[in-house]
The RNA shown here (glmS glucosamine-6-phosphate activated ribozyme aptamer) has 161 nucleotides and comes from Veillonella criceti.
RNA sequence: UAAAGGCGAAUAGCGCAAGCACUGAGCGGGGACAGCCGUUUCAGUAGACGAGGUAGAGGAGUAUCGAAGAAUCAGCGGAUGCCUCUCGGCCAGCUUCAGUCGUUAUAUAAAUUACAAAGUCCUGUGGUGACAGAGGAACAAAGGGUUUAUAGGAAGCUAUG
Numbered sequence: 001u002a003a004a005g006g007c008g009a010a011u012a013g014c015g016c017a018a019g020c021a022c023u024g025a026g027c028g029g030g031g032a033c034a035g036c037c038g039u040u041u042c043a044g045u046a047g048a049c050g051a052g053g054u055a056g057a058g059g060a061g062u063a064u065c066g067a068a069g070a071a072u073c074a075g076c077g078g079a080u081g082c083c084u085c086u087c088g089g090c091c092a093g094c095u096u097c098a099g100u101c102g103u104u105a106u107a108u109a110a111a112u113u114a115c116a117a118a119g120u121c122c123u124g125u126g127g128u129g130a131c132a133g134a135g136g137a138a139c140a141a142a143g144g145g146u147u148u149a150u151a152g153g154a155a156g157c158u159a160u161g
Stems, first nucleotide, its partner, number of pairs: 014077003019073001021045006027038003049066003055086005087102004092158006106151008120137004125132002
């Protein structure tokens, strides 16, 4: 220095937990006991499943897509979305305006193409419990890639014919 293996951290659809819901223990009520009940105490659980998405600054505030069908309820904070300005890319070249995009830097349409997790099923693990976590199996849309077609403006200057 390289390769292989192991461990840790980070990778913002992310985090939080005052309502509500649920669990355990206590306290109280009721009762023969237990189940049960609660304007009660303590300790907990749950509270959005992934895909995609970041030039810089400022601003506003319910910021894309599907899966699922559950409280994925109600809420708070943040955030790559949006707006304005600046910077940068884009058609022979340069400058300005317009448009569009963000360093893989033009749009639209069609065709084609790779890629998900949870819920669910199967098998284990931890917890008294609510519940949490692991392994295996399946399935998206938006956007992206590729191909084709169409469009790719205005003014000035330059170069070549």
Overview:
Of the family's consensus pairs, 87% are formed in the model. The RNAcentral record of the sequence draws on Rfam. Rfam family: glmS glucosamine-6-phosphate activated ribozyme aptamer. Rfam classes the family as a riboswitch. The prediction has a mean pLDDT of 79.